[in-house]
Molecule: Bacterial RNase P class A
Organism: Anaerolineales bacterium
RNA sequence: CAGGUCGGUCGGGCGAUCGCGGCGUCGUUGGCGUCGAGGAAAGUCCGCACUUCACAGGGCACGCUGCCGAGGAAAGCUCGGGACGGAGCAAUCUGUCGGAUUAGGACCACAGAAACAAGUAGCCCCUCACCCCAACCCUCUCCCAAAGGGAGAAGGAGUCGGAUGAUGGGUCAUAGUGAAACGGUGGUGUAAGAGACCACCAGCGUGCGCAGCAAUGCGCACGGCUAGGUAACCCCCAUGCGGAAGCAAAGCCAAGCAGAGAUGAUGCGCUGCCCGCGCUAACCAUCUCGGGUAGGCUGCACAGAUAGAUGAUCGCCCAAGAGCGCUCGCGCUCCGGACAAAAUGCGGCUUAUAGACCGACCUGAGGG
Numbered sequence: 001c002a003g004g005u006c007g008g009u010c011g012g013g014c015g016a017u018c019g020c021g022g023c024g025u026c027g028u029u030g031g032c033g034u035c036g037a038g039g040a041a042a043g044u045c046c047g048c049a050c051u052u053c054a055c056a057g058g059g060c061a062c063g064c065u066g067c068c069g070a071g072g073a074a075a076g077c078u079c080g081g082g083a084c085g086g087a088g089c090a091a092u093c094u095g096u097c098g099g100a101u102u103a104g105g106a107c108c109a110c111a112g113a114a115a116c117a118a119g120u121a122g123c124c125c126c127u128c129a130c131c132c133c134a135a136c137c138c139u140c141u142c143c144c145a146a147a148g149g150g151a152g153a154a155g156g157a158g159u160c161g162g163a164u165g166a167u168g169g170g171u172c173a174u175a176g177u178g179a180a181a182c183g184g185u186g187g188u189g190u191a192a193g194a195g196a197c198c199a200c201c202a203g204c205g206u207g208c209g210c211a212g213c214a215a216u217g218c219g220c221a222c223g224g225c226u227a228g229g230u231a232a233c234c235c236c237c238a239u240g241c242g243g244a245a246g247c248a249a250a251g252c253c254a255a256g257c258a259g260a261g262a263u264g265a266u267g268c269g270c271u272g273c274c275c276g277c278g279c280u281a282a283c284c285a286u287c288u289c290g291g292g293u294a295g296g297c298u299g300c301a302c303a304g305a306u307a308g309a310u311g312a313u314c315g316c317c318c319a320a321g322a323g324c325g326c327u328c329g330c331g332c333u334c335c336g337g338a339c340a341a342a343a344u345g346c347g348g349c350u351u352a353u354a355g356a357c358c359g360a361c362c363u364g365a366g367g368g
Stems, first nucleotide, its partner, number of pairs: 001364010012317007020036007038339001042350002045348005050246004057275004062242003065238002067081005082097006098236002104234002106230003120175002122171004127166003131162002137156002139153006183201006202226002204223008250298004259289006267279003318337001321334006
């Protein structure tokens, strides 16, 4: 110098004139003084203050949260850390997070026999059927004089063995399907096979040691322990958390009106349910219909309400953009400042935001 990453700050300034709103004041159709939007005022997502619902209580249901530590009133909050992944050369960014071995249920497209203790093909065993057939036996022929022996045959019968098929059983080594098929490699073993057994490797569990507040990490020993995934499905777990409605909450004052019907504890209530407790008693209570009102004050804030003020013009300056000129970093001209605007307040989250500045770091190139 170029490109990038992270964190932070600002997000026009000054003056004049004319306006708008609150408050104060005065000599009150007004004058004067003073104050008058944001980092998000936004979305209204989370938490709280505040207010009302009756300032007993308990259980169930329902909902939410979910690695560890610290902060915080709390939070679906912030910061730091951990485990398992993903992107980048790097700085750095980013996804997930109790439990599938506490128990149980459900589901896993297509393909496949089967989606979790399976048996499709294949391999192996038993039995049966059928076919072929050594040996032996029978029959026949020939030879040796006979007894007997020998040789041969395309014959009969059929054992061992072999081929095929069927039933039953064993098996997952092999094949095939799939995102996923019940650890991997080699050996022993076996009818064929298999952690069935053995060696090494991987994982898991248990125990111990070391480091750490912890999550967790590292090491050693032992155990054949090795049965998939989804909990953003039900479910289970946590000495876990949670009442509801919301400033149009709500309190007070003023004004105004016309009653009628139903119900009477099987009602009302902290507004899902149950227990329990409490409340009211006919001049009462609740509900429905009808009638009246559409005002003020408080809540409410060093902007502030009542449908809602916080603006406009001009001049100078500052940043950015475009054009021209040259002495190459200055001059002239034009243009021109984003997202957006309070409505009870506060803490967060999320989203929008032209441009400028500051700091740290990474990569590349060049120079000293």